[in-house]
Predicted 3D model of a 73-nucleotide RNA (transfer RNA) from a Candidatus Micrarchaeota archaeon.
Its Rfam family is "tRNA". Gene Ontology term of the family: triplet codon-amino acid adaptor activity. Rfam classes the family as a transfer RNA.
Taxonomically the source falls in Microcaldota (Archaea, Nanobdellati).
The coordinates come from a structure-prediction model, not an experiment, and the mean pLDDT is 83.
The sequence was found in a public genome assembly.
RNA sequence: GCGCCAGUUAUCUAGCCUGGUAGGAUCUUGCCUUCCCAAGGCAAAUGCCCGGGUUCAAAUCCCGGCUGGCGCA
Numbered sequence: 001g002c003g004c005c006a007g008u009u010a011u012c013u014a015g016c017c018u019g020g021u022a023g024g025a026u027c028u029u030g031c032c033u034u035c036c037c038a039a040g041g042c043a044a045a046u047g048c049c050c051g052g053g054u055u056c057a058a059a060u061c062c063c064g065g066c067u068g069g070c071g072c073a
Stems, first nucleotide, its partner, number of pairs: 001072007010026004020056001028044005049065005
């Protein structure tokens, strides 16, 4: 230098191909339950790497960039 893959909440991850309410688990907080704790139940808070484009509508499609990994030279 070229190619391929990945980036989603504090953590792990689904969804992306085929655009239409961002889902699950853990953690945290509150409430219920208990004599207390643990466990369990209910509720809440936190998220699509960045910029631009297309579209009524973009995590998803297109272009550029950043970071990480792998391969080739």